[in-house]
């Protein structure tokens, strides 16, 4: 910089009080948190294979297959909100709905 983020997938051991990035909220947790180990699972981002587009080749794009390759992931939408815009609402504000920005995560 680009792509994706409403789907999907947990047990055992160890460990002992924390965890969900930060703040607020809300939630998970001694019916045992984080971390580490083992096993299992999810997933097609890269890589691989096949096909289509193509006069042909390469590139590229798209589709499909596969989890024995490289990563990733396995409470809650990225748990929700935080800034801006629109809708709805109302005296006003708020609760509510949608879009965008920002932040973050993962991959290349």
């Nucleotide at each position: 910089u680009c792509a994706u983020c409403a789907a999907g997938a947990a047990a055992g051991g160890u460990g002992g009080a924390g965890g969900g990035c930060c703040a607020g909220g809300c939630c998970c947790u001694u019916u045992g948190a984080a971390g580490c180990c083992u096993u299992g699972g999810c997933a097609a981002c890269c890589g691989g294979c096949a096909g289509a587009u193509c006069c042909c080749c390469a590139u590229a794009u798209c589709u499909g297959c596969a989890a024995u390759g490289g990563u990733g992931c396995c409470a809650a939408u990225u748990c929700c909100u935080a800034c801006c815009c629109g809708g709805a609402g109302g005296c006003a504000a708020a609760a509510c709905c949608g879009g965008g920005a920002g932040a973050g995560a993962u991959g290349a």
Model confidence (mean pLDDT): 82 of 100. This is a predicted structure of a 108-nucleotide RNA (SAM riboswitch aptamer (S box leader)) from a marine eukaryotic metagenome. It matches the Rfam family "SAM riboswitch aptamer (S box leader)". Its family is annotated with regulation of gene expression in the Gene Ontology.